RNA sequence: GGAGUUGGCCAGGCAGCCGCCGCGCGGUUUACCGCGUGGAGGAAAGUCCGGGCUCCACAGGGCAGGGUGCCAGGUAACGCCUGGGCGCCGCGAGGCGACGGAAAGUGGCACAGAAAACAUACCGCCGAUGGCCGCUCGCGAGAGCGGAUCAGGUAAGGGUGAAAUGGCGAGGUAAGAGCUCACCGCGCGCAUGGCAACAUGCGUGGCAGGCAAAACCCCACCCGGAGCAAAGCCAAAUAGGCAGGCGUUGACGCGGCCCGCCGAGCCUGCGGGUAGGCUGCACGAGGCGAUGGGCGACCAUCGUCCCAGAUGAAUGGCUGCCCACGACAGAACCCGGCUUAUCGGCCGACUCCACCC
RNA sequence: GGCGCGAUGGCAGAGUGGUUAUGCAGCGGCCUGCAAAGCCGUGGACGUCGGUUCGAUUCCGGCUCGCGCCUCCA
Numbered sequence: 001g002g003a004g005u006u007g008g009c010c011a012g013g014c015a016g017c018c019g020c021c022g023c024g025c026g027g028u029u030u031a032c033c034g035c036g037u038g039g040a041g042g043a044a045a046g047u048c049c050g051g052g053c054u055c056c057a058c059a060g061g062g063c064a065g066g067g068u069g070c071c072a073g074g075u076a077a078c079g080c081c082u083g084g085g086c087g088c089c090g091c092g093a094g095g096c097g098a099c100g101g102a103a104a105g106u107g108g109c110a111c112a113g114a115a116a117a118c119a120u121a122c123c124g125c126c127g128a129u130g131g132c133c134g135c136u137c138g139c140g141a142g143a144g145c146g147g148a149u150c151a152g153g154u155a156a157g158g159g160u161g162a163a164a165u166g167g168c169g170a171g172g173u174a175a176g177a178g179c180u181c182a183c184c185g186c187g188c189g190c191a192u193g194g195c196a197a198c199a200u201g202c203g204u205g206g207c208a209g210g211c212a213a214a215a216c217c218c219c220a221c222c223c224g225g226a227g228c229a230a231a232g233c234c235a236a237a238u239a240g241g242c243a244g245g246c247g248u249u250g251a252c253g254c255g256g257c258c259c260g261c262c263g264a265g266c267c268u269g270c271g272g273g274u275a276g277g278c279u280g281c282a283c284g285a286g287g288c289g290a291u292g293g294g295c296g297a298c299c300a301u302c303g304u305c306c307c308a309g310a311u312g313a314a315u316g317g318c319u320g321c322c323c324a325c326g327a328c329a330g331a332a333c334c335c336g337g338c339u340u341a342u343c344g345g346c347c348g349a350c351u352c353c354a355c356c357c
Numbered sequence: 358g359g360c361g362c363g364a365u366g367g368c369a370g371a372g373u374g375g376u377u378a379u380g381c382a383g384c385g386g387c388c389u390g391c392a393a394a395g396c397c398g399u400g401g402a403c404g405u406c407g408g409u410u411c412g413a414u415u416c417c418g419g420c421u422c423g424c425g426c427c428u429c430c431a
Base pairs, nucleotide, nucleotide: 001353002352003351004350005349006348007347008346009345010344012322013321014320015319016318017317018316020039021038022037023036024035025034026033027032041328045339046338048337049336050335051334052333053227054226055225056224060259061258062257063256065223066222067221068220069219070084071083072082073081074080085099086097087096088095089094100218101217105216106215108211109210122158123157124154125153126152129151130150132147133146134145135144136143137142166184167183169181170180171179185207186205187204188203189202190201191200192199193198231279232278233277234276241270242269243268244267245266246265253261254260272430273429286305287304288303289302290301291300292299293298323326358427359426360425361424362423363422364421367381368380369379375411383399384398385397386396387395404420405419406418407417408416
């Protein structure tokens, strides 16, 4: 200098003027004014997970159902995060992985192919064994040689397929075959290291056991339901009416079923009234800084700060200057994550290549 | 704001691991004097991007679009 990997941060800046919303104080007294102060995001989004909170038996038992899935830790919890293991990719920094079980069972593998897993043989290969034919020898029983491949042997090779019954080499054989052996793979056992996943080594078995569990399923662990339009309170007005259905043989309420609990109303349609306010609701698993512990996620202690909050719903407009000309996008009960969208810029750590000293 | 469901030719609508039916509509032909009806034939589709699988409309995720329900009193 070039190419790249990874972690974190920012999201046009400054000034002036005019506006909008909340809170506090003061004036004033129901509608405003003045001053002060605060005012969107890293994703506020999708609503995909997890939790807080509220109500339903303070939340119960079983079945069914759903979710997660290498190991250990973090956390309020998680499907998230951190560290480690294993596999794959990359020269490397590093990245990616729904990564338990297919020798518990059931089912599937279209077409092609002999056969898709009990088993079996289309083209081949073989002629050892039994039989057949021919020739030769032998008095004969029969023997030898050759041929075809009838019975048969085989699964090396070909072919089919996404996938073909461990791979490769040697021995062996009529031809072959884990039939035997070495190495690799696989299973089992033991030892060592590690909390563990797992790794390494030794021994042994002798190939049984293909793929798929984002097929049913099995194993382990977790999960009650509904959701702030939850829920509670105040006020106003009306006819607390009519019809049908269910219900003390227990309805409704607790998503489904059974049990258990509760205990008198409930559901639907028509009709009537009102379209007001308050709480929940902004102090929180909170931010920042320091110290300490931990490889890290994170935790502990101390100090410090208060930091949006509506209900037609607030962040805007104009002007000037500067630059690298400004992306995606707007809170609605709150928080931790994930995913998706996003012009660009800054900082830290690291890798590879080339050159110079 | 919250919750639930869905997307298959132009329209409606089945299918649920192995070439996506069927009806109406469209187009061509037959029939007719010309049409309609009828008969025969024919083209055209799994919202999108990934993953699992030999193979995905189907199974599993992400995204896009559409639809429905939930708000006071009694």